[in-house]
């Protein structure tokens, strides 16, 4: 120096895993009135039984708040593997071969 291995370096890609959203669930809570449900009191109707509308309150939930779960997606990295595929022969080492 020639050829040939691996290492290293860049780009893509793969797969895992962090963080963060949402999408399903599962609990709780959660409407003065503009959901139900039940309607004291009180107000209408009747002579009177009794009806009627229907306010707090009680309850059950919508939107949404919290607090989880595992599953799927998305998104973004100075997180990790893989040699999976390219590029550069640009450094390191091994091998043979040729030459001073």
């Nucleotide at each position: 120096g020639g050829c040939u291995c691996g290492g290293u370096c860049c780009c893509g890609g793969g797969c895992a895993g962090c963080g963060g959203a949402g999408g399903c669930u599962u609990g709780c809570c959660g409407a003065a009135c503009c959901g139900g449900g039940u309607c004291a009191g009180g107000c209408c109707g009747g002579g009177a039984a009794c009806g009627g509308a229907g306010c707090a309150g009680c309850c059950c939930u919508a939107a949404g708040a919290c607090a989880g779960g595992u599953c799927c997606u998305c998104c973004g990295g100075g997180u990790g593997c893989c040699g999976c595929g390219g590029g550069g022969c640009g450094c390191c080492g091994g091998g043979u071969c040729c030459u001073c």
Predicted 3D model of a 100-nucleotide RNA (Bacterial small signal recognition particle RNA) from a Planctomycetota bacterium. Lineage of the source: Bacteria > Pseudomonadati > Planctomycetota. It matches the Rfam family "Bacterial small signal recognition particle RNA". Its Rfam clan is "SRP clan".